[in-house]
RNA sequence: GGCAGGGUAGCUCAGUUGGUGAGAGCGCACGACUCAUAAUCGUGAGGUCGAGAGUUCGAAUCUCUCUCCUGCUA
Numbered sequence: 001g002g003c004a005g006g007g008u009a010g011c012u013c014a015g016u017u018g019g020u021g022a023g024a025g026c027g028c029a030c031g032a033c034u035c036a037u038a039a040u041c042g043u044g045a046g047g048u049c050g051a052g053a054g055u056u057c058g059a060a061u062c063u064c065u066c067u068c069c070u071g072c073u074a
Stems, first nucleotide, its partner, number of pairs: 001073007010026004019057001028044005050066005
């Protein structure tokens, strides 16, 4: 350099036939339970879906450019 995959919550990830609210587990905060802690249960906070542009009534999802990570290859 070429090809392929990936970037979504603090962490690991799901969601890609475009459609009403962007989610799960763990973690965090608060509460319940307990003499207390852990476990368990409930509630809540936390996201410009890597950046920019385009298509569309509508984009995490389609297209283009850029950027970062991983693998293969010369």
Annotation:
This is a predicted structure of a 74-nucleotide RNA (transfer RNA) from Microbacterium sp. G2-16M. Its mean pLDDT, the model's own confidence on a scale to 100, is 82. Taxonomically the source falls in Microbacterium (Bacteria, Bacillati, Actinomycetota, Actinomycetes). Rfam family: tRNA. The same sequence occurs in records of 24 taxa.